[in-house]
RNA sequence: GGGGGUGGAGCACGGUGGCUGUGCUGCUGACUCUUAAUCAGUAGGUCGUGGGUUCGAAUCCCACCACCCCCA
Numbered sequence: 001g002g003g004g005g006u007g008g009a010g011c012a013c014g015g016u017g018g019c020u021g022u023g024c025u026g027c028u029g030a031c032u033c034u035u036a037a038u039c040a041g042u043a044g045g046u047c048g049u050g051g052g053u054u055c056g057a058a059u060c061c062c063a064c065c066a067c068c069c070c071c072a
Base pairs, nucleotide, nucleotide: 001071002070003069004068005067006066007065010024011023012022013021018055026042027041028040029039030038048064049063050062051061052060
């Protein structure tokens, strides 16, 4: 220098153009002599950044940024 992949909650991830979700973790409560386990509730998101397309974008298109892989 060229090509490809990934980027979303604290962590691991699902997500078909139409309410951003699941598990774990955290917090509160129940249960228990206590802890653990279990159960209930709850909190946590500019979906990497900026544009474009669309009635509508995490999703499609473009550029850029970060990380990973391949080629040179």
Predicted 3D model of a 72-nucleotide RNA (transfer RNA) from a Candidatus Nanopelagicales bacterium. Rfam family: tRNA.